[in-house]
This is a predicted structure of a 109-nucleotide RNA (SAM riboswitch aptamer (S box leader)) from Holophagaceae bacterium UBA1801. The sequence was found by an Rfam model in a public genome assembly.
RNA sequence: GCGAUAUCCAGAAAGGUGGAGGGACGGGCCCUGUGAAACCUUGGCAACCUGCUCAUUGGGGCGUGGUGCCAAUUCCUGCCUGCGGUGCAAGCCGCGGGAAAGAUGCUGA
Numbered sequence: 001g002c003g004a005u006a007u008c009c010a011g012a013a014a015g016g017u018g019g020a021g022g023g024a025c026g027g028g029c030c031c032u033g034u035g036a037a038a039c040c041u042u043g044g045c046a047a048c049c050u051g052c053u054c055a056u057u058g059g060g061g062c063g064u065g066g067u068g069c070c071a072a073u074u075c076c077u078g079c080c081u082g083c084g085g086u087g088c089a090a091g092c093c094g095c096g097g098g099a100a101a102g103a104u105g106c107u108g109a
Base pairs, nucleotide, nucleotide: 002108003107005105006104007103008102013042014041015040016039017038021031022030023029025078026077027076028075043070044069045068048066049065051062052061053060054059074101079098080097081096082095083094084093085092086091
């Protein structure tokens, strides 16, 4: 990198190095010299795997170890579609549903 599968409206920041970008991509909208990315330290969140445990269920608890995560719902949106509004219409706006894409865990070749 590819396939399968589960989850994605909750939650959780300080310091050091660094010195201009970052939020995957396009559009939008944001964050950022009151210091971006990246790296390091410490802390925290969560409970996917593991371990322990209570109990019999795809159950509960703990948080040992392995990941992950710590602006904004995956920040919103993109393709299809239902309802409502508007318009002669194309379309636009609002609220939903489903995909796609992406992220993370676990697993397979």
The prediction has a mean pLDDT of 89.